[in-house]
RNA sequence: AGAGUUUGAUCAUGGCUCAGCGCGAACGCUGGCGGCAUGGUUAAAGCAUGCAAGUCGAACGCGAAAGCAACUUCGGUUGCAAGUAGAGUGGCGAACGGGGGAGUAACGCGUUCCUAACGUGCCCCGGGGUCGGGGAUAGCUGGGGGAAACCCCAGGUAAUACCCGAUGACCCCGCCGGACCGCAUGGCCCGGCGGGCAAAGGCUUGCCGCCCCGGGAGCGGGGAACGUGCUAUCAGGUUGUUGGUAGGGUAACGGCCUACCAAGCCUAAGACGCCUAGCGGGUGUGAGAGCAUGACCCGCCACAUCGGGACUGAGACACUGCCCGGACUCCUACGGGAGGCUGCAGCGACGAAUCUUCCGCAAUGCGCGAAAGCGUGACGGAGCAAUGCCGCGUGCGGGAUGAAGGCCUUCGGGUUGUAAACCGCUGUCAGGGGCCAGGAAUUCUGACCAGACCCAGAGGAAGGGCCGGCUAACUCUGUGCCAGCAGCCGCGGUAAUACGAAGGGCCCGAGCGUUGAUCGGAAUCAUUGGGCUUAAAGCGUGCGCAGGCGGGAUCGUUAGUGUCUUGUGAAAUCCCACGGCUCAACCGUGGAACUGCAGGGCAUACUGCGAUCCUUGAGGCCGGUAGGGGGCGUCGGAACUGUAGGUGUAGCGGUGAAAUGCGUAGAUAUCUAGAGGAACGCCUAAGGUGAAGACGGGCAACUGGGCCGAUACUGACGCUCAUGCACGAAAGCGUGGGGAGCGAACGGGAUUAGAUACCCCGGUAGUCCACGCCCUAAACGAUGUGCACUAGAUCCCGGAGGUUUUGACGCCCUCGGGGUUGCAGCGAAAGCAUUAAGUGCACCGCCUGGGGAGUACGGUCGCAAGGCUAAAACUCAAAGGAAUUGACGGGGGCUCACACAAGCGGUGGAGCAUGUGGCUUAAUUCGAAGCAACGCGAAGAACCUUAUCCUGGAUUUGACAUGUAUGGAUUAACUCCUAGAAAGGCGGGCCACGCUCCUCGGGUGAAACUGGCACAGGUGCUGCAUGGCUGUCGUCAGCUCGUGCUGUGAAGUGUUGGGUUAAGUCCCGUAACGAGCGAAACCCUUAUCGUUAGUUGCCAGCGGGUCAUGCCGGGGACUCUAGCGAGACUGCCGGUGUUAAACCGGAGGAAGGCGGGGAUGACGUCAAGUCCUCAUGGCCUCUACGCCCAGGGCGUCACACGUGCUACAAUGGGGUGAACAGAGCGACGCGAUCCGGUGACGGGGAGCAAAUCGCACAAAACACCCCUCAGUUCGGAUUGGAGUCUGCAACUCGACUCCAUGAAGUUGGAAUCGCUAGUAAUCGCGUAUCAGCCACGACGCGGUGAAUAUGUUCCUGAGCCUUGUACACACCGCCCGUCAAGUCAUGGAAGCCGGGAGCACCCGAAGUCCGUCCGUUUCAGGUAUGUCGACGGUGAGCUCGGUGACUGGGACUAAGUCGUAACAAGGUAGCCGUA
Repeated sequence: AGAGUUUGAUCAUGGCUCAGCGCGAACGCUGGCGGCAUGGUUAAAGCAUGCAAGUCGAACGCGAAAGCAACUUCGGUUGCAAGUAGAGUGGCGAACGGGGGAGUAACGCGUUCCUAACGUGCCCCGGGGUCGGGGAUAGCUGGGGGAAACCCCAGGUAAUACCCGAUGACCCCGCCGGACCGCAUGGCCCGGCGGGCAAAGGCUUGCCGCCCCGGGAGCGGGGAACGUGCUAUCAGGUUGUUGGUAGGGUAACGGCCUACCAAGCCUAAGACGCCUAGCGGGUGUGAGAGCAUGACCCGCCACAUCGGGACUGAGACACUGCCCGGACUCCUACGGGAGGCUGCAGCGACGAAUCUUCCGCAAUGCGCGAAAGCGUGACGGAGCAAUGCCGCGUGCGGGAUGAAGGCCUUCGGGUUGUAAACCGCUGUCAGGGGCCAGGAAUUCUGACCAGACCCAGAGGAAGGGCCGGCUAACUCUGUGCCAGCAGCCGCGGUAAUACGAAGGGCCCGAGCGUUGAUCGGAAUCAUUGGGCUUAAAGCGUGCGCAGGCGGGAUCGUUAGUGUCUUGUGAAAUCCCACGGCUCAACCGUGGAACUGCAGGGCAUACUGCGAUCCUUGAGGCCGGUAGGGGGCGUCGGAACUGUAGGUGUAGCGGUGAAAUGCGUAGAUAUCUAGAGGAACGCCUAAGGUGAAGACGGGCAACUGGGCCGAUACUGACGCUCAUGCACGAAAGCGUGGGGAGCGAACGGGAUUAGAUACCCCGGUAGUCCACGCCCUAAACGAUGUGCACUAGAUCCCGGAGGUUUUGACGCCCUCGGGGUUGCAGCGAAAGCAUUAAGUGCACCGCCUGGGGAGUACGGUCGCAAGGCUAAAACUCAAAGGAAUUGACGGGGGCUCACACAAGCGGUGGAGCAUGUGGCUUAAUUCGAAGCAACGCGAAGAACCUUAUCCUGGAUUUGACAUGUAUGGAUUAACUCCUAGAAAGGCGGGCCACGCUCCUCGGGUGAAACUGGCACAGGUGCUGCAUGGCUGUCGUCAGCUCGUGCUGUGAAGUGUUGGGUUAAGUCCCGUAACGAGCGAAACCCUUAUCGUUAGUUGCCAGCGGGUCAUGCCGGGGACUCUAGCGAGACUGCCGGUGUUAAACCGGAGGAAGGCGGGGAUGACGUCAAGUCCUCAUGGCCUCUACGCCCAGGGCGUCACACGUGCUACAAUGGGGUGAACAGAGCGACGCGAUCCGGUGACGGGGAGCAAAUCGCACAAAACACCCCUCAGUUCGGAUUGGAGUCUGCAACUCGACUCCAUGAAGUUGGAAUCGCUAGUAAUCGCGUAUCAGCCACGACGCGGUGAAUAUGUUCCUGAGCCUUGUACACACCGCCCGUCAAGUCAUGGAAGCCGGGAGCACCCGAAGUCCGUCCGUUUCAGGUAUGUCGACGGUGAGCUCGGUGACUGGGACUAAGUCGUAACAAGGUAGCCGUA
């Protein structure tokens, strides 16, 4: 100090989340020792038991017993115990100490002051005094009542208890005189007069007490200023209330209380009310300012079961005192009594959660006492708890074949890891033993803590979290959107570093994590330190009170301000230094600090205040001037619609097209007359006016404001503005008018799947007027008002001046207003830019993630509709802005393409072939699926192929590969037999081979075999794990890079622009300059020529020969063949064009402007296709999903689609005759002549490994003849019969031939395909596969050989530029609302239930006060009535909460329903207000 997360990417806005520190914590896992701290945060709910406040015999009177001893009449008595224990009277204390924080928003607390308005026991100092009397009473004794608590009567007793009298000053009260002082009331001192008030003794010889007066210390009472939570959805509150007079009361001021008088007092600087809360020192965090907090320790306050009350006292309205009332608990003999742990322990209860019914008064302190001493759950200690902080340990050194085991692995190894083992060493802590410093000052005294010493021995002592990014740490395996994880983003759907486990690693360590809450990061409430055109945010506009701020000069004051100083800011804490525990935590001493408050001195610039003056701000007089500024009245023309009349006739009107509607009862059209209401064309504009809303025909009077010029005057009179007041489009509301046109609702007609819409025909409210309401708009410049400053240019409106002799036009200058453009600057950018969104000042308003929601509730306004004000629960990890690149648009521009158009021929109808879907089936194997699947994989399914697709039968190291071990001359092969459909099985026969020693023979080895182990095998799955290959956009012209430049950036530029091209082809321009992949070229082929070569090809000339033929000799001329070359490049000419590129025309040329065709396919797209060509990861299978065999199936057939063939005929069919190709193929082959057969074909076999022989006759065309428009001499399906050929075999299921048969079909609906020239169309020929063939397919070859293109509006696709976008999985996108389902929170609601605070009335305890009466005189005491008065009761309301049939909307939830509203011109532009 930042980081993650909105996007395809970017910048900015903005929220959410994380990393840090700390905690009185709790929970999970784990746990060795010690020190110091801390430990009921919840029920201020309730408590058993014990203890927590006593002490004094030196204030006073009484006064036992047990026991011992003596005596005894044995009943007892006496002495000691002992003036003891004990209670009582009396004194002091008990108001301190200790506890928790319910209440309290307050002079309660804090800081600083005041008390001249006060008190003070014990303690200290000073002064003075202590005389004389008296009567009681408790205890006790006797009697009585009661269960008890306790009480009553009588008798009698003491005091430092009580009373009376005396004395008394500088004491108190009253009056008089005087001095001094203070901020007011007043204070203080002196003198005089009158009146009033004291005392207590004790022990004992010097102490302790007692009384009065004055002073002090310490401790209190009271008061003031300032500070002190949330809420305005609490705006008015108050009757002792505010003040006065008099009195009472108090230590003391005071409405503190009472009576009377007055009517005040508080409040937007927030009264009153509601909610919450003890306050401070401090504590946590933070750079700080702040924010949060108030455990432990210290100070203050309030409280003590709840409520009320007083008494005593120096002090209380009293935690362990009293009285009364309530609730609760306990005792009871039922008549009455007792009690108060928010003291220390402890109990149950509550809760996520918090300890011992311990020891001691040894220390510190407190009470009493003369003292000894007694008391003390204050306190000092110990115990429990990792609750926190701090310290220590769980060993140290050596030790590599880097052991074993685990994990990973590319199988080589790597890692755990010097880690272990093993060797050597040490002794902290814990354990055992024993000695006794210190805490003790201080004679005595230690509850508890603690110190050094000795012994043994590595022994007893490590875990937790995490490892996708943030964030430090990675692999394997299991799982398969399951199980699970998760702080945010997000992981998991078969290769998960994110789940679980393992190995390894990282971070901490007696702890580690999790949860909760605080601060931080968050400049995310912004004083320091933010914003408001479009992200959230300027009130619709003005006027204006309070408030805030305010021009120039002088003087005064010194309040603010600054500086110096003084007091205070308790201690503790924090910080610094030093010191004490071995260190540290902890503790001690000193310092600093406590940023504050207050007093005093000085300063006087600035601000304030007071005074005086000034003119520039503001206002004002005068003279001009522009204007749809406002209200009222009046007048006008055009148009429209009624009405009346005329002319006139069949239509009009309306739309995309129609219909509804109007019209023969005369419309529309047209003319005339007259009526009505609303709105004011042209002028009109980038124009004018107004505060805004808004304002538009002419005229008149009325009226507001502005601007310009000039300038007497006033003298800061100003700016802004919460609350307030006024104005405020449209719609809407009320009352009354008015109503032509338009026109919500409504009716009808269309459109549509529907059409409660868009379009059409009608049409009511309304729109208009007057008056009164409403008060909202995307009321917008989405930009508050005012002032000042900060480059220009240009246009318009209004005014003044100058220039020209005057004037116009023009030019110059100036003030005000309205625009455009543009610099600096600003801005996230877009943009703004003297009309600021720049630079400053002043004031106001507003914002703080999205949704819920501008909603609910409450209040207020309104006749209503509704407006204003304005939440929460819940939910999401975003929502939103600007700009970028794409993609898309029923956006635009430019341009291409057989894209359309023009044209030719088809498909869609028929029959057949073929593929596909579907159906069927035991099976009809699988794949391909819009274009880009469907005569596709398949360039050959009868068996085989073939895929267990089906049925059935066999087989298991296998049909195939490799390795290994066994055997060794048998097996296998071959052959024979056997049952079988075959595979295969059973049985028999027969035989070897290579090498080597070499002698029969032996050794050894390989193939094969046997059986066994490893393994083979799989057309099984995943093309969404892949390679390779392929399709497609698309032969489209694009796709990129380097450097530079621009931009915060994504990115742009280049590649855009102007021309041009088939082309990002080329040229020009140019912040770009270059380059690459594509295009083109290079390659093949074809068209022309040359040359070389001349067999198997050719034959012009010469020769020979034949019925005939290059047949032969020969020839290279020609054709041809196939090598090498030439040729074409806009090269030449003219024109156009920018002098360019290029285009047009022409010449020449076989060919002309890429000559024709082919091969060649950029970056990429479609998770396109293929695991069934092949290869391959993973998974699955392994007597089967492998392998073998027979038969069947892949050929089914109601149907549907695609692709084709043949036709429907005369441009034809048939017959006869007779021409002309190219490219191929041939030995398991092509097969001639010849013979047979109508024919398929058969017989036969010449020739040919082929420019030689063969397939092989090309066909259309051409010539002649027939047919004459007919289901035909068209058409050939189908069927019957007879055959041929291939093949082991043509039943399922081949092709071909002949005879016979002769179907549909007469040119094909919607729709749709191909083709721009040697093309379409048409005609035949060949080849691959192949035994044969379902080929009409595919791939090639040549023959004949057209038509049309004006053109780019439209359809489809594509390219470039541009525009919009809420799309980016990119329009097959996104997305809205109702309904249906589930879950959740919430509003309303008849009511029901509970809480809180007050009000009115009733009752009225204790008690104070007043006061009557009683009381032996007084005193004390008692007491009626009365005032106040807690609790309780009654009543009407207020307020908060819970619940509630039903009901309203809201949020969320992979694949529900209906539509299509929005985003593109979203297909009717969208949006705002209103009905």

Predicted 3D model of a 1475-nucleotide RNA (small-subunit ribosomal RNA) from an uncultured prokaryote. Its Rfam family is "Bacterial small subunit ribosomal RNA".